Record summary:
A computed fold for a 1395-nucleotide RNA from an uncultured bacterium, annotated as small-subunit ribosomal RNA. Rfam family: Bacterial small subunit ribosomal RNA.
[in-house]
RNA sequence: AGAGUUUGAUCCUGGCUCAAGACGAACGCUGGCGGCGUGCCUAACACAUGCAAGUCGAACGGACUGUAGCAAUACAGUUAGUGGCGAACGGGUGAGUAACACAUAAAUAAUCUACCUUUGUGACUGGGAUAACGAUUGGAAACGAGCGCUAAUACCGGAUAGGUACAAUUGAGGCAUCUUGAUUGUAUUAAAGUUGGGCAACAACACGCAAAGAUGAGUUUAUGUCGCAUUAGUUAGUUGGUGAGGGUAAAGGCCCACCAAGACGAUGAUGCGUAGCCGAUCUGAGAGGAUGAACGGCCACAUUGGGACUGAGACACGGCCCAGACUCCUACGGGAGGCAGCAGUAGGGAAUUUUCGGCAAUGAGGGGAACCUUGACCGAGCAACGCCGCGUGAACGAGGAAGGUCUUUGGAUCGCAGAGUUCUGUUGUAAGGGAAGAACACUAUAGAUAGGGAAUGAUCCAUAGCUGACGGUACCUUGCCAGAAAGCCACGGCUAACUACGUGCCAGCAGCCGCGGUAAUACGUAGGUGGCGAGCGUUAUCCGGAAUCAUUGGGCGUAAAGGGUGCGUAGGCGGCAGAUUAAGUUUGUGGUGAAAGAGCAAGGCUCAACCUUGUUAAGCCACAAAAACUGGUCAGCUAGAGUGCAGUAGAGGCAAGUGGAAUUCCAUGUGUAGCGGUAAAAUGUGUAGAUAUAUGGAGGAACACCGGUGGCGAAGGCGGCUUUCUGGACUGUAACUGACGCUGAGGCGCGAAAGCGUGGGGAGCAAACAGGAUUAGAUACCCUGGUAGUCCACGCUGUAAACGAUGAAUGCUAGGUGUAGGAGGUAUCGACCCCUUCUGUGCCGCAGUCAACACAAUAAGCAUUCCGCCUGGGGAGUACGGCCGCAAGGUUGAAACUCAAAGGAAUUGACGGGGGCCCGCACAAGCAGCGGAGCAUGUGGUUUAAUUCGAAGCAACGCGAAGAACCUUACCAGGUCUUGACAUCCGUGUAAAGCCUCAGAGAUGAGGUGUGACUUCGGUCAAUACGAGACAGGUGGUGCAUGGUUGUCGUCAGCUCGUGUCGUGAGAUGUUGGGUUAAGUCCCGCAACGAGCGCAACCCUUAUCGUCCGUUACUAACGCGUAGAGGCGAGGACUCAGACGAGACCGCCGGGGACAACUCGGAGGAAGGUGGGGACGACGUCAAAUCAUCAUGCCCCUUACGACCUGGGCUACACACGUGCUACAAUGGGUACAACAAAGAGAAGCGAGACCGCAAGGUGGAGCAAAACUCAGAAAAGUACUCUCAGUUCAGAUUGUGGGCUGCAACCCGCCCACAUGAAGUUGGAGUUGCUAGUAAUCGCGGAUCAGCAUGCCGCGGUGAAUACGUUCCCGGGCCUUGUACACACCGCCCGUCA
Repeated sequence: AGAGUUUGAUCCUGGCUCAAGACGAACGCUGGCGGCGUGCCUAACACAUGCAAGUCGAACGGACUGUAGCAAUACAGUUAGUGGCGAACGGGUGAGUAACACAUAAAUAAUCUACCUUUGUGACUGGGAUAACGAUUGGAAACGAGCGCUAAUACCGGAUAGGUACAAUUGAGGCAUCUUGAUUGUAUUAAAGUUGGGCAACAACACGCAAAGAUGAGUUUAUGUCGCAUUAGUUAGUUGGUGAGGGUAAAGGCCCACCAAGACGAUGAUGCGUAGCCGAUCUGAGAGGAUGAACGGCCACAUUGGGACUGAGACACGGCCCAGACUCCUACGGGAGGCAGCAGUAGGGAAUUUUCGGCAAUGAGGGGAACCUUGACCGAGCAACGCCGCGUGAACGAGGAAGGUCUUUGGAUCGCAGAGUUCUGUUGUAAGGGAAGAACACUAUAGAUAGGGAAUGAUCCAUAGCUGACGGUACCUUGCCAGAAAGCCACGGCUAACUACGUGCCAGCAGCCGCGGUAAUACGUAGGUGGCGAGCGUUAUCCGGAAUCAUUGGGCGUAAAGGGUGCGUAGGCGGCAGAUUAAGUUUGUGGUGAAAGAGCAAGGCUCAACCUUGUUAAGCCACAAAAACUGGUCAGCUAGAGUGCAGUAGAGGCAAGUGGAAUUCCAUGUGUAGCGGUAAAAUGUGUAGAUAUAUGGAGGAACACCGGUGGCGAAGGCGGCUUUCUGGACUGUAACUGACGCUGAGGCGCGAAAGCGUGGGGAGCAAACAGGAUUAGAUACCCUGGUAGUCCACGCUGUAAACGAUGAAUGCUAGGUGUAGGAGGUAUCGACCCCUUCUGUGCCGCAGUCAACACAAUAAGCAUUCCGCCUGGGGAGUACGGCCGCAAGGUUGAAACUCAAAGGAAUUGACGGGGGCCCGCACAAGCAGCGGAGCAUGUGGUUUAAUUCGAAGCAACGCGAAGAACCUUACCAGGUCUUGACAUCCGUGUAAAGCCUCAGAGAUGAGGUGUGACUUCGGUCAAUACGAGACAGGUGGUGCAUGGUUGUCGUCAGCUCGUGUCGUGAGAUGUUGGGUUAAGUCCCGCAACGAGCGCAACCCUUAUCGUCCGUUACUAACGCGUAGAGGCGAGGACUCAGACGAGACCGCCGGGGACAACUCGGAGGAAGGUGGGGACGACGUCAAAUCAUCAUGCCCCUUACGACCUGGGCUACACACGUGCUACAAUGGGUACAACAAAGAGAAGCGAGACCGCAAGGUGGAGCAAAACUCAGAAAAGUACUCUCAGUUCAGAUUGUGGGCUGCAACCCGCCCACAUGAAGUUGGAGUUGCUAGUAAUCGCGGAUCAGCAUGCCGCGGUGAAUACGUUCCCGGGCCUUGUACACACCGCCCGUCA
């Protein structure tokens, strides 16, 4: 000293929480010792038992006991009573009390004070009783009653002294009343003895009076001392006075009689609630806040309430009386009691001790003293309740033991820790020794001091004796053994300290944030680690942090917070200069500030805690001084404020009158079928004549244009024109007053709209209401009507986002530019312009301020004064109470409970049925489809023993699967195997294999046959059988543990970085802007300058040409040759093949553009503006897909979730969806004839010619590892003929029969052919898909997979269109901007009702 928590992130506001300290504590776990402290906070609840206040025989009379004695008697002692002192202290508690109770400082000239001290003085003389006791007697007891005897330091009379009171005379002093000295007179009031003694004296104690002191107490005053105003009025002895009234120690309504009507109160009376106050204690840097245990001071109380007595002192804790409650005794008549003393008991409670020892010390009471008493006190006991100290061992010791835990299996760690060796002995234990606390007093002895003759006196001193509860304790010495002594909490962040296992939103944790849903450093356990340590945690409470009530030290435009506005009372604050005063202020001195505590400095217990000593402070009071400032008083000034005079502008206010336009209604005329209304309609209105139009009339309300971030007003607010009355403002002037000012709690006015009351008025508009629409509904928005109301008068209400969300006043602090009202200057014929200035009203902007936004002379800047208001969100501006109101309601205004946030400003995204710009087969314009039919194929669903699994909007569904009859195959049924079908290692044996026979569905089993390679001859290698275990194996789970791969946004143009700059910051800038582009493509501009990943280019292919090469391709010229043919020689021209090049770059010309980028047009060119196509996919998003391609962590199975075999299934079928094929026909079908490709594939292959079959195909095998041979016939197109609009010569499903091919095998379940059969279907609802040119559409060909199986997939070429005005709309995307309460980001957030 701060930290966590609101957000995706940021700054701020703001609450909640934590870290510190403390404690009379309690609870949990644990517990060795000592010292010093502390210990009913609750029931001021009730109390058994014992003790806590007695003492004096030297005040008194008795009684009793003991000793001596025969006895009288003497001595010693005990003691009930009388008497004295004490019992008012000490000890306890905090119920009451908000008060002179307490604290501080004063007053007492308004008072008392036993014992004690000092001084002075006295103690004279008499008297009568009464307890005890005796005997009588009452009562259960407690307790008495009458009779008789007796003493005193008990009681009473007289004297004297002094005192007191009054009167008179006189002196002194002070503070108003007054105080005090002296003299005289009158009145009144004292006493007690005892002991010692050598008995005279004397001494000691006791006694009386007076004066003083000390101590203690009473009373009074000033100041301070909790909360509530949802307590605002209270008070009749109340406030004051008079009284030779009372009362008291004492002033006083303290009490009384009379008189007056006062007294207190927003500076908080009265009432209610709560509470003992203080020194101090805890905390805090302090100021403060909280507390008032222990120790100390004061107060109050003593079962509850009241009362007095005694006494110096009480209205009395262990006294009395009365009353109440409770308890106990009782013979029922009556009595007794008071632990908030010390112990202790019950009860209450989370919780608080022994029915201990001693008067040895300190103190108290009594006594002459010895002594006695003392639950005060000193000690011990119990309790880790607190503080302090000590210990539980120390050194060496690595095989880094065993064991635990973790592990990447290598190791790491517990850990020099243990073991082991050496040492020490605090504490412990045993034995021995052993204090201080003790000094006084007393006794004995000796001495000294003062006066006298002396001691029996007093005081002092020395020596000796006597006295210890604690306690044989502290302490010391010696012996002995490492032996007897460590736990608690935490380990996600805050906050120091991490791993494993278990659990699986369960169990649980949690101070706040939060953790736990199968890899939890947050739960539980273990290992390890951290912290503290005889303790450690938790809980309660207080302060701190919290500047979170802010005096020090906060705020109020938007976070909570400026009153709606003015006038003004109290109050607060107040201009310039002078004099005076001294209240505030400052300085000095004095008093007080108890002790303890705290600070500082020493000292004593071994240290410390603890204890002892010394010193130190604010505060309050008094006195003195100063006079600047504030205040008071006095006399002035004019700059504030106001008045006068001369002018000015204005929807300022009130009242009366008046005007035109428009709406509506009425009357009449013209006129005829609709009008009106809406997005579209309908309700409504109209042939009984509307709407429209014309004229006339009625009535109410509002005042177009001017009109303006123009004007006026305190605000609300104010708008035709004229007039009466009236408020304020501004300018100029400087004649007058002379601080008269500012603010303003209460108070009093004003105060929009709506609303209320009474009475008018009512054209239009219009809550409620009615109807029509809209809608799923529509108690709404739209339409047709329509009542209160809106208007006027008088009254009430008193609130608004009454807002500039910004209180009023004053001063100061750069400018610029509008506008409204004045004045002045210059100049002029003239106020046209221009300059200066005052007042108002706007905008921009500097400094400054602010969390930012913003404000910025009209401040939210810098200052001053005064008022109002705020203190987390919700509950709630609610409830209750008060006040106001006719009511509606207003004003004042909580709590319980609940949450960890609520909130402000700004940032980046995302989103918007916000805006701007732009793009894309996105729409539009077109072409062809899908959706309807049949079939194929995939999926869902259902079914099944199984129908294996995955994929799920786009981005799953002819997808994984480039091809399920067996195999594949993962699924099901049955039959089998268990080191295994597959891999490595070990041992033993043998060659293994292959072939044959048998059993079996097969796996498998049985039998037979049958043989290796190398060699250094030892053996080795591979193979196989058996055996043992390590292990194999898993298409089992988790794609939300992962790698890799892939999809998608999207081939969209974006995504970022470095440095700099701006911002408190998140962030911004760059990347925005003006153009341009397919493009963040490029240019220009710019606090940015550069760079990277993307774009483009580089790569492949295609289109043109050139060069070179030239067979298997080609064939112009030459030659040969054929029925025909590049068939042959030959050629390198052409086509083609394939290698290298060229070509295209807005390069050229013109227009536009900013002399740019670029764009438009043109030329040339095979190609023109990235020429066409492909590969290539930025940062990232979707916990997207895949554990079944593969790899892989963890979990799971191990005679099975592994492996093998046979058969079945993946091909099921009411149904639904996706993707395709074929069609519905004439741009067609059929038949015949007859052209033109490209790209591929081929050896367990492609397979020609030829022959057979209608065909599928078969026979056969030339050629070809392929520019050569083969697949291979291209088809549509073309030329002819036919069909003529039909379910057809369309379409071909389905089915039957017969065949073919592949293959161990076509039943489940293949493909093809021929013949026959000839279904639905006549162009397809809502909706929806693809495509912009060699594209769509259409036509065929090839390939992969493959024994066989394609309408799928991947390729190839042939024919070959239509349309694009354009960007309003749908979808997706990019950039800028705007709003946002969203950030899991609109599939968001969130409100109400119900459960």